[in-house]
Molecule: c-di-GMP-I riboswitch aptamer
Organism: Woeseiaceae bacterium
RNA sequence: AAGGGUAAAAAGCAAACCCAUCGAAAGGUGGGGACGCAAAGCCACCGGUCUACGGGUUUCUUAACCUACGAUGGCGGGGUUGCCGAA
Numbered sequence: 001a002a003g004g005g006u007a008a009a010a011a012g013c014a015a016a017c018c019c020a021u022c023g024a025a026a027g028g029u030g031g032g033g034a035c036g037c038a039a040a041g042c043c044a045c046c047g048g049u050c051u052a053c054g055g056g057u058u059u060c061u062u063a064a065c066c067u068a069c070g071a072u073g074g075c076g077g078g079g080u081u082g083c084c085g086a087a
Base pairs, nucleotide, nucleotide: 005084012037013036017032018031019030020029021028022027035074041080042079043078045077046076047075048072049071050070054067055066056065057064058063
């Protein structure tokens, strides 16, 4: 230095839920709160998944179906940046 993450140490993040708020929704943000996480730090390039304001098709029942330019990094891959240093 690289790989690895079963030990230790110092730290970190924060699921569900509740309150407030933004959004058509999915979901996001802030506070509380911890299910968990060796990257559960960051990034929508690829795939998956979620939503459908808007658009399209069908119906003439006023609903149904399709669609991402929206979302998800705590779904996977990938990129990138970090803590420790016992085997």